[in-house]
Molecule: transfer RNA
Organism: Candidatus Harrisonbacteria bacterium
């Protein structure tokens, strides 16, 4: 140097063919309880590695750059 896989919310991951993003946990408030674990209920938090492009519309197509993990030389 090439090939291949990924890079989405604090953490681990979804979002199958392009239609303005969700779960587990965790964090906050409240409610039950005498507290305190534990259950409920609401919420807060990401525009998806980074530019450009296609399109009316892009995490999803395409190019190019980072970055990790893997394989060949």
């Nucleotide at each position: 140097g090439g090939g291949c896989u990924g890079g989405u919310a604090g953490c681990u991951c979804a979002u199958u063919u392009g239609g303005u993003a969700g779960a587990g946990c965790g964090c906050u408030a409240c409610u039950a309880u005498g507290g305190c674990a534990u259950a409920g209920u609401a919420g807060a938090g990401g525009c998806g590695a980074g530019g450009g492009g296609u399109u009316c519309g892009a995490a999803a197509c395409c190019c190019c750059u980072c970055c990790a993990g893997u394989c060949c030389a």